[in-house]
Context: one part of a larger RNA
RNA sequence: CGCGUGGUGGAUGCCUAGGCGCGGGCAGGCGAUGAAGGACGUGGCAAGCUGCGAUAAGCCGAGGGGAGCCGCAGGCGGGCUGAGAUCCUCGGAUGUCCGAAUGGGGGAACCCGGCGGGCGUAGUGGCCCGUCAUCCUGGGGCGGAAGUCUCAGGAGGCCAACCCGGGGAACUGAAACAUCUCAGUACCCGGAGGAAGAGAAAUCAAGCGAGAUUCCCUGAGUAGCGGCGAGCGAAAGGGGAGGAGCCCAAACCGGGGGCCUUGAGCUCUCGGGGUUGUGGGGCCGGUGCGGGGCGAGUCCCGCGGCCAUGGUCGUGCGAGUCGAAGCGGUCUGGAACGGCCCGCCGUAGGAGGUGAGAGCCCUGUAGGCGAAGCAUGGACGUGGCGGUGGCACCGGUACCCGAGUAGGUCGGGGUUCGAGGAGCCCUGGCUGAAUCUGGGGGGACCACCCUCCAAGGCUAAAUACUCGCCCGCGACCGAUAGUGCACGAGUACCGUGAGGGAAAGGUGAAAAGAACGCCGGGAGGCGAGUGAAAGAGAACCUGAAACCGUGUGCCC
Numbered sequence: 001c002g003c004g005u006g007g008u009g010g011a012u013g014c015c016u017a018g019g020c021g022c023g024g025g026c027a028g029g030c031g032a033u034g035a036a037g038g039a040c041g042u043g044g045c046a047a048g049c050u051g052c053g054a055u056a057a058g059c060c061g062a063g064g065g066g067a068g069c070c071g072c073a074g075g076c077g078g079g080c081u082g083a084g085a086u087c088c089u090c091g092g093a094u095g096u097c098c099g100a101a102u103g104g105g106g107g108a109a110c111c112c113g114g115c116g117g118g119c120g121u122a123g124u125g126g127c128c129c130g131u132c133a134u135c136c137u138g139g140g141g142c143g144g145a146a147g148u149c150u151c152a153g154g155a156g157g158c159c160a161a162c163c164c165g166g167g168g169a170a171c172u173g174a175a176a177c178a179u180c181u182c183a184g185u186a187c188c189c190g191g192a193g194g195a196a197g198a199g200a201a202a203u204c205a206a207g208c209g210a211g212a213u214u215c216c217c218u219g220a221g222u223a224g225c226g227g228c229g230a231g232c233g234a235a236a237g238g239g240g241a242g243g244a245g246c247c248c249a250a251a252c253c254g255g256g257g258g259c260c261u262u263g264a265g266c267u268c269u270c271g272g273g274g275u276u277g278u279g280g281g282g283c284c285g286g287u288g289c290g291g292g293g294c295g296a297g298u299c300c301c302g303c304g305g306c307c308a309u310g311g312u313c314g315u316g317c318g319a320g321u322c323g324a325a326g327c328g329g330u331c332u333g334g335a336a337c338g339g340c341c342c343g344c345c346g347u348a349g350g351a352g353g354u355g356a357g358a359g360c361c362c363u364g365u366a367g368g369c370g371a372a373g374c375a376u377g378g379a380c381g382u383g384g385c386g387g388u389g390g391c392a393c394c395g396g397u398a399c400c401c402g403a404g405u406a407g408g409u410c411g412g413g414g415u416u417c418g419a420g421g422a423g424c425c426c427u428g429g430c431u432g433a434a435u436c437u438g439g440g441g442g443g444a445c446c447a448c449c450c451u452c453c454a455a456g457g458c459u460a461a462a463u464a465c466u467c468g469c470c471c472g473c474g475a476c477c478g479a480u481a482g483u484g485c486a487c488g489a490g491u492a493c494c495g496u497g498a499g500g501g502a503a504a505g506g507u508g509a510a511a512a513g514a515a516c517g518c519c520g521g522g523a524g525g526c527g528a529g530u531g532a533a534a535g536a537g538a539a540c541c542u543g544a545a546a547c548c549g550u551g552u553g554c555c556c
Stems, first nucleotide, its partner, number of pairs: 001553007013541001014506002018477002020474007027466002029158002037098003040053003044076002048072002059092006068080003103112003113132007134155009162193001163191005173180001177227001203210002214241005224232002245458003248402001252272008260263001277436001279401003282397008291300002301389003305385005312379002314376004320369003326342001328341004343360002345349001351363003407431008417443001438453005493500002513540001516527004
C1' cells in the first nucleotide's frame, strides 16, 4: 500500500410528537367578588412536570357517558366502581402567602399593629374570623368661611397587534455637507375600543352641477413641491364596497330658587319651544285641515321609543349521539392492509390507526339529531316606564340664529406648497367685529357671479389588527432543518446587573426488556431463552467518513 474483517463515530436514508406560513369563522378582554404572574405547600412511598390549595392530583350539584379506574409513570403496598366510578361539559364551594397589593412597614412571597367578635390561659403572651390605603364623583350633617364628618358609586394593575392624541431623534441619502432627506419613522408618555378615528358642508365644483364620513381601484408618479439637487408628491372627477341620519344653544312662554341697587331688575335652575341656507326660527294677525268623550284634572284610544321577563319559538356557543358496505376465497409472509379471483356501499373514495399498501376492521367522514347552562334579539306574548297629539299656508314684526370667536398683524405648524404671487386649515403673542341690509369660501387683491352658514354635540356599516379558540390548506421544514425550545426550555449554564442562552428525538408489531447456568470484585461478556430479526439488548432503526485495531499479500 492492496484485499478482507472488526472497533470507534453518528453522517445518510426513512420517520414525526414540533414548528413555519396562509385562509375562513369565533372571540376581542381580565382585575379590589383581589387579575396577569409567582412563592410555598399538596401524593402511603414523591426529586421533576402537570393538577390542586390547609376541604390542597382534590369537595358539592346538574348534564353527558357506560366499564373500567386511582395524571405524565410502566413499581411496591393498598383502594374505588352497574347503589354507575374514572372521564367530558356546565354551575357552585374551598382557594395559604406575595403581587395594582390597598391597616403600617419591607431587602416580593416577610415583619409589626388598631378596632369588633370568638377560642385558649388563673392572667399576660398566643390563635381564628371580619375590618382599617389613596384619589375622583355625587348626596347628606355641622360650620360665617377655610374646612371637617359621613354615606353611596367609581378608579388604580395586566394584556400580541391594530387606533387616537402629547412629545420626538440619529445613522443614512444628497456619492462631502448646513436647507432638504431618512420621518412625523424609531422611541417615550397619555387614552380608548372591539374596532379606533372621521362624519351630515361656513364642502367641492365651474357658469354645468354634485350632495356626510370611511375604505378599495383609477385619476397619477399626473398637477405641483424641490440647495428645481437628492428626492418628495396631492386633489377634484370617474368606477366600486357600504349607506343614516339626528340632538342642543338662542329668541319666546311657563314653574321654582338666590341676591339687593325693589326694577318692565340681575342671576341660577327645571319644563315647553326650536334646529335651518330654494335662509330658518320666535312673536302678532288671518285662512284651511283637524281623533273622541269630558268630570277640565286628565282618561280612553292611536302612534313611536326604552327596559324587564319568560310559557315559548328561532339562531349561535357549549359534553355528546346516530351514521352505509367483505369476521369472502387463495398465495407469499412473523403478521395481509400486498398479488390473483369473486362481491358490496357510496349525500360517506377527507384523514388517522390497526403486525406491510384497507371506501366496506377501528376511530371517523358525508348527512342528521342534541340537554343543563350561556349569549343574541329575529318573531310573538306579558308587565312596567316614559314620549307625542297638531300641521300647513298667507301677511306683518325685526326679537334670535354659538365671542375674546371671525377677521387683522407678528411667530410657528399642516397641505404637493422649503416665504414663494401664498390663498386655505390649526394657533403661541398683540389686537378685535357683525346677526341676514349679517357672515365664510371659490389660491395675493378688486368687481360681478356662484356656493356655503363657522365659532356646541352624537352617529351604525363598508376599514385595520390577532395574544387566544375552532376548522382547513401548503411546488413550507423534517432534528446542524423548522420556533431559542419536537425532550422537566427561556431550562442547564454564563453575567454584580441589564442581559445572554444551549445541547439533547427513534428497541420492537407486542416488553415477549433476556428465567437459569458459566468467567469476573464489578463493568463487561459467553451460553440458554424471547423475537421475523438480538450484527433490534436498552450506550438499542439505518450505521457513511475521519481515526484505531486485526488477518493475509506485496513493497522499502